[in-house]
RNA sequence: AGUCUGGAUUGGGGGUGGUCCGGAAGGUCCGGGCCUGAGAUUACACUCCUCGUACUUGACCCGAGUAAUGUCGGCGUAAGAAAAUCCGGAGGUUGGAAU
Numbered sequence: 001a002g003u004c005u006g007g008a009u010u011g012g013g014g015g016u017g018g019u020c021c022g023g024a025a026g027g028u029c030c031g032g033g034c035c036u037g038a039g040a041u042u043a044c045a046c047u048c049c050u051c052g053u054a055c056u057u058g059a060c061c062c063g064a065g066u067a068a069u070g071u072c073g074g075c076g077u078a079a080g081a082a083a084a085u086c087c088g089g090a091g092g093u094u095g096g097a098a099u
Base pairs, nucleotide, nucleotide: 003090004089005088006087007086008085009084010083011049012048013047014046017035018034019033020032021031022030023029024028055080056079057078061074062073063072064071
């Protein structure tokens, strides 16, 4: 040097579902509660940025479970998917000094 790893800055990517009650109103909106989750439209939040377990597609998929759901598992070593710079640490290599 390459490798692994922590952090910072700037920049970029991404999701926002289910259900109950009340109100309005007309199959939608507002308020509150509950489920899962980091996050359930609220963001100066959360989370991810290629060794890609953010997220999207396949998918109106398959199995299990639930009050219900994109709840869990499978599919999945699938196909796509968003990065640069700086400051450290580990480890390694080489040279030197002393004994």